[in-house]
RNA sequence: AGGUUAUCAAGAGUGAAUGAGAGACCUGGCUCGAUGAUUUCACAGCAACCUGCCAUAAGGUAAGGUGCUAAUACCAGCAAAGCAUUGCUUUGGAUGAUAACGA
Numbered sequence: 001a002g003g004u005u006a007u008c009a010a011g012a013g014u015g016a017a018u019g020a021g022a023g024a025c026c027u028g029g030c031u032c033g034a035u036g037a038u039u040u041c042a043c044a045g046c047a048a049c050c051u052g053c054c055a056u057a058a059g060g061u062a063a064g065g066u067g068c069u070a071a072u073a074c075c076a077g078c079a080a081a082g083c084a085u086u087g088c089u090u091u092g093g094a095u096g097a098u099a100a101c102g103a
Stems, first nucleotide, its partner, number of pairs: 003101006013043005021032003026077004044069003049065003052061003073095001078092006
């Protein structure tokens, strides 16, 4: 790398550096962006997957390991069902991300 399981409509930003594209890939939309996006770093915060601590337990806490801090994973793509008439809604899938596990 690939695998298994769980989650993905909630939540949480300032500063510095960088300087043109960015939102994973492709296509189509939509959005963000020189009033500085993206990325990196610092600090702060959110969350609670794993460890720790408290608790008989449910659960709590937030010290440690991760993660995250525009928009549902920004939306759709494939399939089914319903409505409807070429679109809408719902469910599932695919792909992806994160955590834990195991080899």
This is a predicted structure of a 103-nucleotide RNA (SAM riboswitch aptamer (S box leader)) from Pallidibacillus pasinlerensis. The coordinates come from a structure-prediction model, not an experiment, and the mean pLDDT is 86. It was read from a public genome assembly, where an Rfam model found it. It matches the Rfam family "SAM riboswitch aptamer (S box leader)". Rfam links the family to the GO term regulation of gene expression.